Transfer RNA from an uncultured Bacteroidales bacterium, 82 nucleotides, folded computationally. Rfam family: tRNA. Its mean pLDDT, the model's own confidence on a scale to 100, is 80.

[in-house]
RNA sequence: GCCCCGAUGGCGGAAUAGGUAGACGCGUCGGUCUCAAACACCGAUAGGGAAACCUGUACCGGUUCGAGUCCGGUUCGGGGCA
Numbered sequence: 001g002c003c004c005c006g007a008u009g010g011c012g013g014a015a016u017a018g019g020u021a022g023a024c025g026c027g028u029c030g031g032u033c034u035c036a037a038a039c040a041c042c043g044a045u046a047g048g049g050a051a052a053c054c055u056g057u058a059c060c061g062g063u064u065c066g067a068g069u070c071c072g073g074u075u076c077g078g079g080g081c082a
Base pairs, nucleotide, nucleotide: 001081002080003079004078005077006076007075010026011025012024019065027045028044029043030042031041032040046055047054048053058074059073060072061071062070
């Protein structure tokens, strides 16, 4: 230098012929239970806002009624070739 793969809540990781983003697990917080704790069970868990609502899939653009998903560029990580 060229080619391939990847980047999604705190963590792992789902979601693919484009159609409610965050399933499921872990962790954390609150509750029930207990003398107390552990276990178990229930609920909550991206950001902003009093709320309504707005924003959010590495970053910047594009296509589309609609993009995590398609196209172009960039960054970072992994692999291959020279």